[in-house]
RNA sequence: GGGCCUAUAGUUCAACGGCAGAACGCGAGGCUGGCAGUCUUGAGAUUCGGGUUCGAUUCCCGAUGGGUCCA
Numbered sequence: 001g002g003g004c005c006u007a008u009a010g011u012u013c014a015a016c017g018g019c020a021g022a023a024c025g026c027g028a029g030g031c032u033g034g035c036a037g038u039c040u041u042g043a044g045a046u047u048c049g050g051g052u053u054c055g056a057u058u059c060c061c062g063a064u065g066g067g068u069c070c071a
Stems, first nucleotide, its partner, number of pairs: 001070007010024004018054001026042006047063005
C1' cells in the first nucleotide's frame, strides 16, 4: 500500500426496512438478626458524515477504530 471481516448498554451478545432486547454488572426495595442468596423494580447503547426510503441498527458510499490475509 491492497483485499476481506467488524463497530449496538459498563461487559458479552440478539434484533424481516416499522416499539432497540437478553444475560452478567450497577442503583433502589422485599425476604434474612446480618452476610450470601433469591425476588421485584429502575437507570443505561446503535462509532462518525452523507445517500436511498414514507420510515434505516438494518441497504449504499465515504471516514475512523479494531481484527485478519497478501505485498

Transfer RNA from a Candidatus Pacearchaeota archaeon, 71 nucleotides, folded computationally. The source organism's lineage runs through Archaea, Nanobdellati and Candidatus Pacearchaeota. Its mean pLDDT, the model's own confidence on a scale to 100, is 84. Rfam family: tRNA. Its family is annotated with triplet codon-amino acid adaptor activity in the Gene Ontology. It is annotated as a transfer RNA.